[in-house]
RNA sequence: GCCGGGUUAGUUUAAUGGUAAAAUGACGCAAUGGUAAUGCGUAGCUGCGAGUUCGAUUCUCGCACCGGGCA
Numbered sequence: 001g002c003c004g005g006g007u008u009a010g011u012u013u014a015a016u017g018g019u020a021a022a023a024u025g026a027c028g029c030a031a032u033g034g035u036a037a038u039g040c041g042u043a044g045c046u047g048c049g050a051g052u053u054c055g056a057u058u059c060u061c062g063c064a065c066c067g068g069g070c071a
Stems, first nucleotide, its partner, number of pairs: 001070003005066003010024004018054001026042005047063005
């Protein structure tokens, strides 16, 4: 330099254009003589910018970053 992939909650990952989900973590409550485990609940997220669309995590373009292949 060229090719293709990835970026979503604190962490690991789902979501084929229509209210963004789970596990784990955090916090609260219950339970226990007390702690842990356990049960119930709460808060928290789409890399940045633009375009298409009634509507974008999803489609298109640019940028940034991560890792891979070729030279």